RNA sequence: UAGUUAUCAAGAAAGGUGGAGGGAUUAGACCCUUUGAAGCCUUAGCAACCCUUUGUUCCAAACAAAGAAGGUGCUAAAUUCUACUAGUAUUGUUGUUACAAUAUCUGGCAGAUAACCA
Numbered sequence: 001u002a003g004u005u006a007u008c009a010a011g012a013a014a015g016g017u018g019g020a021g022g023g024a025u026u027a028g029a030c031c032c033u034u035u036g037a038a039g040c041c042u043u044a045g046c047a048a049c050c051c052u053u054u055g056u057u058c059c060a061a062a063c064a065a066a067g068a069a070g071g072u073g074c075u076a077a078a079u080u081c082u083a084c085u086a087g088u089a090u091u092g093u094u095g096u097u098a099c100a101a102u103a104u105c106u107g108g109c110a111g112a113u114a115a116c117c118a
C1' cells in the first nucleotide's frame, strides 16, 4: 500500500509546550479557536477490536458472562451535516401526470478504527 470481515447517533480531558489555524479530501453549509487552533510531551480517562479468565462443549470453533495486565484505538458536534440512488410526504410550476424545491428515509460511494491476509 492492496484485499477480506466487523463496527462507526453510546462513552471518555487536564496540564506543559507551541503560536494560527482546525473539523480526512473537493464543493457548499455549519461549527470550534488568541478565554489559545494544529502538532509534540506528560498524566488521567473511555471503550472492549485483539487479549485474559470462567461456563456450555470431548477438544477446537462458536456462543455467553466477567475482567482490563498487555497490543492498538479513541477522549466537541452522528464519520458535524449535505452531495449519488430507491421510496414516501408536502409545496410550487405545468397540463403531459411531467418537472422542480423542501423534509424524511433505504441503499451506496468515500473515510476512520480493529483483526486477518498478500
Stems, first nucleotide, its partner, number of pairs: 001118001003116006013043005021032003026083004044075003049071002051067006079110001084107001087104007
Molecule: SAM riboswitch aptamer (S box leader)
Organism: Maribacter sp. 4U21